[in-house]
RNA sequence: GAUGAACGCUAGCGGCAGGCUUAACACAUGCAAGUCGAGGGGCAGCGCGGAGUAGCAAUACUUUGGCGGCGACCGGCGGAAGGGUGCGUAACGCGUGAGUAACAUGCCCGUAUCUGGGGGAUAAGCGAUGGAAACGUUGUCUAAUACCCCAUAUGAACUUUAGACGAUGGUUUUUAGUUUGAAAGAAUUUUGGAUACGGAUUGGCUCGCGUAACAUUAGCUAGUCGGCGGGGUAACGGCCCACCGAGGCGACGAUGUUUAGGGGUUCUGAGAGGAAGGUCCCCCACACUGGAACUGAGACACGGUCCAGACUCCUGCGGGAGGCAGCAGUGAGGAAUAUUGCACAAUGGGCGAAAGCCUGAUGCAGCGACGCCGCGUGAGUGAAGAAGUAUUUCGGUAUGUAAAGCUCUAUCAGCAGGGAAGAAAAUGACGGUACCUGCACAAGAAGCCCCGGCUAACUACGUGCCAGCAGCCGCGGUAAUACGUAGGGGGCAAGCGUUAUCCGGAUUUACUGGGUGUAAAGGGAGCGUAGAUGGAAUGGCAAGUCAGAUGUGAAAGGCAUGGGCUCAACCCGUGGACUGCAUUUGAAACUGUCAAUCUGGAGUGUCGGAGGGGCAAGCGGAAUUCCUGGUGUAGCGGUGAAAUGCGUAGAUAUCAGGAGGAACACCGGUGGCGAAGGCGGCUUGCUGGACGAUUACUGACAUUGAGGCUCGAAAGCGUGGGGAGCAAACAGGAUUAGAUACCCUAGUAGUCCACGCUGUAAACGAUGAAUGCUAAGUGUUGGGGUAACUCAGUGCUGCAGUUAACGCAAUAAGCAUUCCGCCUGUGGAGUAUGCACGCAAGUGUGAAACAUAAAGGAAUUGCCGGGGGCCCGCACAAGCGGUGGAGUAUGUGGUUUAAUUCGACGCAACGCGAAGAACCUUACCAGGCCUUGACAUCCCUUGCAAAACUCUAGAGAUAGAGCAGAGGUUAUCAAGGUGACAGGUGGUGCAUGGUUGUCGUCAGCUCGUGUCGUGAGAUGUUGGGUUAAGUCCCGCAACGAGCGCAACCCUUGUCUUCAGUUACCAUCAUUUAGUUGGGGACUCUGGAGAGACUGCCGGUGAUAAACCGGAGGAAGGCGGGGAUGACGUCAAAUCAUCAUGCCCCUUAUGGCCUGGGCUACACACGUACUACAAUGGCGUAUACAACGAGUCGCAACCUGGCGACAGGAAGCAAAUCUCUUAAAGUACGUCUCAGUUCGGAUUGGAGUCUGCAACUCGACUCCAUGAAGUUGGAAUCGCUAGUAAUCGCGGAUCAGCAUGCCGCGGUGAAUACGUUCUCGGGCCUUGUACACACCGCCCGUCAUACCAUGAGAGCUGGUAAUACCCGAAGCCGGUGGCCUAACCGCAAGGAAGGAGCCGUCGAAGGUAGG
Repeated sequence: GAUGAACGCUAGCGGCAGGCUUAACACAUGCAAGUCGAGGGGCAGCGCGGAGUAGCAAUACUUUGGCGGCGACCGGCGGAAGGGUGCGUAACGCGUGAGUAACAUGCCCGUAUCUGGGGGAUAAGCGAUGGAAACGUUGUCUAAUACCCCAUAUGAACUUUAGACGAUGGUUUUUAGUUUGAAAGAAUUUUGGAUACGGAUUGGCUCGCGUAACAUUAGCUAGUCGGCGGGGUAACGGCCCACCGAGGCGACGAUGUUUAGGGGUUCUGAGAGGAAGGUCCCCCACACUGGAACUGAGACACGGUCCAGACUCCUGCGGGAGGCAGCAGUGAGGAAUAUUGCACAAUGGGCGAAAGCCUGAUGCAGCGACGCCGCGUGAGUGAAGAAGUAUUUCGGUAUGUAAAGCUCUAUCAGCAGGGAAGAAAAUGACGGUACCUGCACAAGAAGCCCCGGCUAACUACGUGCCAGCAGCCGCGGUAAUACGUAGGGGGCAAGCGUUAUCCGGAUUUACUGGGUGUAAAGGGAGCGUAGAUGGAAUGGCAAGUCAGAUGUGAAAGGCAUGGGCUCAACCCGUGGACUGCAUUUGAAACUGUCAAUCUGGAGUGUCGGAGGGGCAAGCGGAAUUCCUGGUGUAGCGGUGAAAUGCGUAGAUAUCAGGAGGAACACCGGUGGCGAAGGCGGCUUGCUGGACGAUUACUGACAUUGAGGCUCGAAAGCGUGGGGAGCAAACAGGAUUAGAUACCCUAGUAGUCCACGCUGUAAACGAUGAAUGCUAAGUGUUGGGGUAACUCAGUGCUGCAGUUAACGCAAUAAGCAUUCCGCCUGUGGAGUAUGCACGCAAGUGUGAAACAUAAAGGAAUUGCCGGGGGCCCGCACAAGCGGUGGAGUAUGUGGUUUAAUUCGACGCAACGCGAAGAACCUUACCAGGCCUUGACAUCCCUUGCAAAACUCUAGAGAUAGAGCAGAGGUUAUCAAGGUGACAGGUGGUGCAUGGUUGUCGUCAGCUCGUGUCGUGAGAUGUUGGGUUAAGUCCCGCAACGAGCGCAACCCUUGUCUUCAGUUACCAUCAUUUAGUUGGGGACUCUGGAGAGACUGCCGGUGAUAAACCGGAGGAAGGCGGGGAUGACGUCAAAUCAUCAUGCCCCUUAUGGCCUGGGCUACACACGUACUACAAUGGCGUAUACAACGAGUCGCAACCUGGCGACAGGAAGCAAAUCUCUUAAAGUACGUCUCAGUUCGGAUUGGAGUCUGCAACUCGACUCCAUGAAGUUGGAAUCGCUAGUAAUCGCGGAUCAGCAUGCCGCGGUGAAUACGUUCUCGGGCCUUGUACACACCGCCCGUCAUACCAUGAGAGCUGGUAAUACCCGAAGCCGGUGGCCUAACCGCAAGGAAGGAGCCGUCGAAGGUAGG
């Protein structure tokens, strides 16, 4: 885009078309084929007339063919057309073009001639009679345009005479003979009939070509194929028959099976094609199913006959009737398809002389948006941008000039009036229709689908992987433009969507117009048949080809143009087209063909060398194994390590001899040969091919090759040999969770030979064969040439070109030609089934159902690897000290609980948020209270009170009372009220901001321009060195740049200078004391500077960067430490710091208070402290710090207390005073290896301090008590120098509470060979089926459910065929007897015919299948 459509929602009008696609299923009822009296005998019914009878009459009855006419009957013509359907049919059925010298043709037309004489019956009728009916039987009468005979004969048939024409078959003229034919009616116009010849029309038959699928249908055929002779027919013909012959068809697809009416045309498409065949037209076939003939011009006959079958109906049970695939209609089937209408007015048909009759053909109407076309549902104006609705950032925005309002109009529909054409004289179903006019009212007339992308059109709410959507991708798990609803928008519009089907897009079957190295696809290889294709020059022919002409290509349709309905759809005219077929006339380039040539393709000859080419026979040495003998002794063998195994019956090892089988080291090579498979010791014989040289011969002999034939690794099979080694199976030993494996020890088929089979491989160059052409360079093998060079192979690199890319590139995957094989998404599946082959194994050929949106190729970037290379890090190693065991502290899990608030969960949660939970904190629980609220803003009212203080009640919040009069009186205050609101540590860190952790202080991460690539991307950033570093240097299709690194900042280490108070004190005084004077040197403090830069020297390196060593220096190669954290990753952490969207609560999830809880305790884990002791504990004495803190404070000193501390109290807002005694250390003493003079938990008692308050639940002190623990399993952590280890000191938080955290200094080590391994990281490279990225992906079994299918003892239905039986109707043939009007015969009888019977054929039916 389309449709004979259907379904859903909706629906105003008209025109034109079309309407059972399914059950060729069954049909009630009505109608669809009759007509002619001008063929006939007649007169049942109707009407008129006459006559008669009855009656007053109307009228009734009877009779009468006289008339109009006419049922039934005889007769003629028509029922073979028209109408329906598409079962069958793969066919001369259809289409197209020819033929018929092999034919017919009623009615119609033309020409010519004729139309004479006779005869016998019969239906109807009238009787009789059978039957329920349908329908008969019989007697008798009668007519014809019914039937029969004779005459006539141009004609026809047969026999025959003589010619003419024709290639043949044959046609035609002519002579003689035999046979053969006619009908009347009416009354002046003709009509009918016969014969002959023509015409027209219509048909029969024949032929060329075209016209489905399947080869998993390959062979079919017995009247089959042909002949001769007959029969039959309108006619040819095995159409039929007798005889004779053995043919005929078939890979150019016979036969079989399945499907199907064919065409004009229709839809689609640029076309070529593909699909379809409804309506209209042509042809065919059919008429309940099957068979058969009759009549006829025509049928084997839709509304005729006979028979058989099934079904339905009637019946008096004896018998009968019927055929809607005609028009309506009914049932059934189905998603689905209409009225039991009107009319013969028109067009046409039948009959008739005509009038006319008949006509469900046809013309019309009805039903249904089923389709196409047209029209309408209003037009103009109208901003307060109304109301409503939706949304909102609350300002607005949208609906929207839309509505309302105002002004107009009347198409359609409505009402009224007029009113056709269609009709030639009359006659109009449609129809009071089309059309015209008038009237009135904007009234009566809009829906459907869609809005994530494709694809035009977006928001809100609801829902929360639910409900649902979906054509594909996909959407939905609490902010859905995708579901549902609404508002808005988009599209089409009396329709709009959906479903189904066809074509297109799809170059996705490729003729136009595809491919085959890796995506699907080259046959394993060769030979060769048919076929296809084929070198150069000449001549002929004209099949292909090209051109002209003629015929045909129906009409309708389509195209162009013009016309008619108001337009259009629709209809009509004209033109052209119909690309085709046939005939004919030409042309001769090309193809073809014929003739005669050529040598270039191909082949042959001669000469020559190369080769694991093949087959057969013989020979050889090394090695393994076995046997025999010698020597010799305890192991051998095997492995990652072992064991099984062999060995004292003498192995392994070694020497000598022998046996046997198999394979041929070195040479050996991208070297050779062969078609491929494949071929390797040496010699001989036989034999194939290729190559080079020569250019003698043949003269296109060529290429390819469906089928076919042959060859064809390994394994396997059969028969017979052989068997050393190796070695499936099997066995044992190991390994392992297991190990039907990998490893080991043994070991059988097999491997070998002969003969036969199998016929497959990643049979690979994943690349079919042949020919020609198209830059170079460089190896190698075999020839030729003096050489240049050249021929044939075999490799690599590479240009053009090509390719999706990878790559290929004269050995093409380039450019062309010829031929063959093969492919068409993935899976199912190379499976099933059938067939063929095979001894088997199996091989060849080779589907479908079903499932699915991908499967696949090449390349890219990452990630990953029990891949590779380089490098780094307390990563390992080397060391030191710990954790894991004990007790305690602390955090977490779990459990418990009214609550044990919440968060953090590998590293990167767990002494974490928390720099400090008794109340408070506090978020949790219980109870008691408040509700505009504890807090903010706004509004109204009231105010001399509120707060503070005192008292009472209460657990308290709170409630009540009192006191005092400072403050306020523009209320900034308080109380009460009202609602907007407050409030929420309620949810979502997966809606967010901000902040933080982590990889990681790892060296990386990117950009611009350029270049390369179809592209993703690459290059730069890789490479060679170097560094802590993408640090620097060199090179380079890259050149530059940015964020990172480094540096700049702080601190520490040295010095200089300036300045010295509260710091310092060398010199001079002074003192208990830097205390005081003084000093400004030193220390120190805090300002400003210097210093370090690979700067210098030597070596290494590439003359670089840099590295190594050295000098000097306080410090040396980043001097030590800190701050500083690239692009990003982890939906990492945090809604409970804060902020915040959305959701939720609102007398509560908010607020206040008291008490409790966060401190629980069978248990598990993390992090710490203290220990287990002698490098120690205890006691006494004694030395040396730094960082810091302090007025709600630090507190000297004095007194008291064993002590915590208490009572007094100086100084200090601090380089001044205080905290503040540092400790380890040192010296001396003691303990002597014990659960101790170690260790300190736990518990009892007594206290101190802080604080409203130490019960749950603080710290400290004293006395007493004195657990576990004797150095810690598997495992695991930290640390590379002022570090680890060890020792003490200070601070934040804080009323009090520190084994935690953050700082400070004292003492002060050991070790690093090195980078194999573990972990993490960086760069390069490689593989990949991963990309949520190896915590990836993914395979198979099993379980359950479902879908589809196979096999299955069997059972059953259908179709087609064959054989036999039975054999209806009927045609044909035969026929004793029987019957019979026409003709012959005087008669008898004959001729001829009929029934009956018999026979061939013959439908249905029956039977059968090793």